The RNA shown here (transfer RNA) has 73 nucleotides and comes from uncultured Ruthenibacterium sp.
[in-house]
RNA sequence: UCCUCUUUAGCUCAGUCGGUAGAGCGGCGGACUGUUAAUCCGUAGGUCGUUGGUUCGAGUCCAACAAGGGGAG
Numbered sequence: 001u002c003c004u005c006u007u008u009a010g011c012u013c014a015g016u017c018g019g020u021a022g023a024g025c026g027g028c029g030g031a032c033u034g035u036u037a038a039u040c041c042g043u044a045g046g047u048c049g050u051u052g053g054u055u056c057g058a059g060u061c062c063a064a065c066a067a068g069g070g071g072a073g
Stems, first nucleotide, its partner, number of pairs: 001072007010025004019056001027043005049065005
C1' cells in the first nucleotide's frame, strides 16, 4: 500500500426479500421459604461505530471515514 471480515442493550450474540429492533446472561422489583441459593413471574435499559447518500420507508442498500481481527506484497 492492497484485499477481506467484524462493529446492534452492561456482556455474548440473533435480526430472512428494505416495513418501524430481539434472545441468553447480568441489573431492578415481586412470588416461593426458617435463611440463602435455585426456580418462576414482571420490568427497565438502544444515536444499530461516525458522517453523508438512495428510498414513501434503512440495523439491512451505496460512499467516505474510524476502531478491531485475518491475509497478500

Rfam family: tRNA. It is annotated as a transfer RNA. The source organism's lineage runs through Bacteria, Bacillati, Bacillota, Clostridia and Ruthenibacterium.